Molecule: c-di-GMP-I riboswitch aptamer
Organism: Desulfovibrio sp.
RNA sequence: GACCGACAAAGGCAAACCAUCCGAAAGGGUGGGGCGCAAAGCUAUGGGUCUAAAGUUCUUAUGAACCAGGAUCGCCAGGCUGCCGAA
Numbered sequence: 001g002a003c004c005g006a007c008a009a010a011g012g013c014a015a016a017c018c019a020u021c022c023g024a025a026a027g028g029g030u031g032g033g034g035c036g037c038a039a040a041g042c043u044a045u046g047g048g049u050c051u052a053a054a055g056u057u058c059u060u061a062u063g064a065a066c067c068a069g070g071a072u073c074g075c076c077a078g079g080c081u082g083c084c085g086a087a
Base pairs, nucleotide, nucleotide: 004085005084012037013036017032018031019030020029021028022027035074041080042079043078045077046076047075048072049071050070055066056065057064058063
């Protein structure tokens, strides 16, 4: 230094749920909370998944179908960066 990852040490993040705000929704911000996490740090590049406002088509006065340029990195890969150091 690389791989690797302890019942190590120092710290870190924060699921469900609750309150509140933003959003058409999915979802997100903040506070509480703590299931978990060694990249649960960053990045939507590929795949997956979620939503379907706008749009298009149909229907007809209401709905239906399609659709991502929306969302998710705590779904999986890829890319970039990083703390600690037993075996």